This is a predicted structure of a 96-nucleotide RNA (SAM riboswitch aptamer (S box leader)) from Acetobacterium wieringae. Its mean pLDDT, the model's own confidence on a scale to 100, is 82. Rfam family: SAM riboswitch aptamer (S box leader). Its family is annotated with regulation of gene expression in the Gene Ontology. The RNAcentral record of the sequence draws on ENA and Ribocentre. The model forms 97% of the base pairs in the Rfam consensus. The organism belongs to Acetobacterium, within Bacteria.

[in-house]
RNA sequence: UACCUAUCCAGAGAGGUGGAGGGACAGGCCCGAUGAAACCCGGCAACCAGCAUGUGCAUGGUGCCAAUACCUGCGAUAUUUUCGCAAUGAUGGGAU
Numbered sequence: 001u002a003c004c005u006a007u008c009c010a011g012a013g014a015g016g017u018g019g020a021g022g023g024a025c026a027g028g029c030c031c032g033a034u035g036a037a038a039c040c041c042g043g044c045a046a047c048c049a050g051c052a053u054g055u056g057c058a059u060g061g062u063g064c065c066a067a068u069a070c071c072u073g074c075g076a077u078a079u080u081u082u083c084g085c086a087a088u089g090a091u092g093g094g095a096u
Base pairs, nucleotide, nucleotide: 003094004093005092006091007090008089013041015040016039017038021031022030023029025073026072027071028070042065043064044063047061048060049059050057051056052055069088074084075083076082
C1' cells in the first nucleotide's frame, strides 16, 4: 500500500511536562486557559504470542482511555422518526 478476515452501545487518572488546539474526512454538534495536541507515568481491555488449560493469567507485541466509530453521509420507512445493511474510518490477525 490495494487485498482477506474479526471487532467497533462495555471499560479506563481531580498525576507530571507542555502550552492551543482537538473530536479521520464533509456538514453539524461538541470538547478545550476550571488547560487542547504531544510526551511520560498511570489505567482499561484481552486481538496475537506466551503460560496454565476450556476457560483463565496479564508476561511479551499491539490497541485503547469525552460523547455509540459523538451524530448524519447509503437504502427503506415516512417527516424527521424508526429500522437495516452498505460505504467510509479505526484496530487486531493474515496475505503481498